[in-house]
Background:
The part of an RNA shown here (small-subunit ribosomal RNA, 3' major domain) has 476 nucleotides and comes from an uncultured prokaryote. The prediction has a mean pLDDT of 84. The RNAcentral record of the full RNA draws on ENA.
Context: one part of a larger RNA
RNA sequence: UGACGGGGGCCCGCACAAGCGGUGGAGCAUGUGGUUUAAUUCGACGCAACGCGAAGAACCUUACCUGGCCUUGACAUCUCUUGAACGGGGUAGAGAUACCCUGGUGCCUUCGGGAACGAGAAGACAGGUGCUGCAUGGCUGUCGUCAGCUCGUGUCGUGAGAUGUUGGGUUAAGUCCCGUAACGAGCGCAACCCUUGUCCUUAGUUGCCAGCGAUUCGGUCGGGAACUCUAGGGAGACUGCCGGUGAUAAACCGGAGGAAGGUGGGGACGACGUCAAGUCAUCAUGGCCCUUACGAGUAGGGCUACACACGUGCUACAAUGGUCGGUACAAAGGGUUGCGAUGUCGCGAGGCGGAGCUAAUCUCAGAAAACCGAUCGUAGUCCGGAUUGGAGUCUGCAACUCGACUCCAUGAAGUCGGAAUCGCUAGUAAUCGCGAAUCAGAAUGUCGCGGUGAAUACGUUCCCGGGCCUUGUACA
Repeated sequence: UGACGGGGGCCCGCACAAGCGGUGGAGCAUGUGGUUUAAUUCGACGCAACGCGAAGAACCUUACCUGGCCUUGACAUCUCUUGAACGGGGUAGAGAUACCCUGGUGCCUUCGGGAACGAGAAGACAGGUGCUGCAUGGCUGUCGUCAGCUCGUGUCGUGAGAUGUUGGGUUAAGUCCCGUAACGAGCGCAACCCUUGUCCUUAGUUGCCAGCGAUUCGGUCGGGAACUCUAGGGAGACUGCCGGUGAUAAACCGGAGGAAGGUGGGGACGACGUCAAGUCAUCAUGGCCCUUACGAGUAGGGCUACACACGUGCUACAAUGGUCGGUACAAAGGGUUGCGAUGUCGCGAGGCGGAGCUAAUCUCAGAAAACCGAUCGUAGUCCGGAUUGGAGUCUGCAACUCGACUCCAUGAAGUCGGAAUCGCUAGUAAUCGCGAAUCAGAAUGUCGCGGUGAAUACGUUCCCGGGCCUUGUACA
């Protein structure tokens, strides 16, 4: 000087408390461990691994296993020879591949040849998701959006170092004020950026419809430019104003006006550093290793196994509910190899068909919870839907291993969950549906969107984490 203390003081955070809803019990989904296996590819392991890399494993992907096969190689550059390229067919084979038949003869040219592409030969070389993240770059997590981390000059100290950065107030903040052997400065904080909340203005189609007319009653048509909205520009919030407290300061408390008030809400943004944290399997890369194989292509299998254990979720155990009928209101997105309306067939998944749309025009697209009626009457039930049998639909060369969905039948566990443990402070929790990425198909996951919409916070004694000062130390 740090680090640590079941030392002290001050302060903060859904840290506790106050509340609301869960997990832990059940069934299923998914990840992991373990076990099994020819293989169950690899990585990630307290917080900060475990619905994680994977925004999507039937083949492919795919890195794993088994069989069969290639050796200048699936891919790149160079040399030589040759053929345009390219297309069609047949035989054998699981295919890779091997053999055979055949169409085609193009572009530029100084007629020597050249360009693109293919085949063959030899060697330089290719190739490696092989090892080392403890050799590395880059990227990322974490402490933590915590308020800290430093420097120049000066001063003090023999020196390591100290001071500044401590103190009195204050703040979300090393934020600001005052004091001060310090005076200044840098990286952080804040602001500048995006979005949302109010108003003005410009513009008016594909969007809108107040007033006027028409109307097939649909903003549909004429029309309108007000309103909504869209997307450009601007205004607006600054403790600016008033009162009080305070050191007359910084600031705090209350009020006015205002759509909004003291950082208005949300996001992006992550200091010096810590964890030899993670990644050599995104990529790049040193070293080491393989080179008729640890490289390449191929078929089938595996990654989907299953006495078990754990994590994360979904659905429930019901009446604030289930079922049936009627009826209302979103936002944000996607669409031409695509979205697909009206119609029609099917109980349905879906089929036939194809209007319109490169989209404020057409379409996915019926939002659901809610509301109004009816029924069920506390029961393993008209709750719950696992499992299993049968029949189908769709995608796709192909659903056996191993897809999703539909219909009929079946109807398991489950009556609110031990010890323990998690999230959340407001348009939040809870609850309800909708969309997108990936994607042929395949979400209870992920990322977004809106609808309905709470309770509680006395307080900081205690648990956890953190900041500043101080004290002790057999620690560095």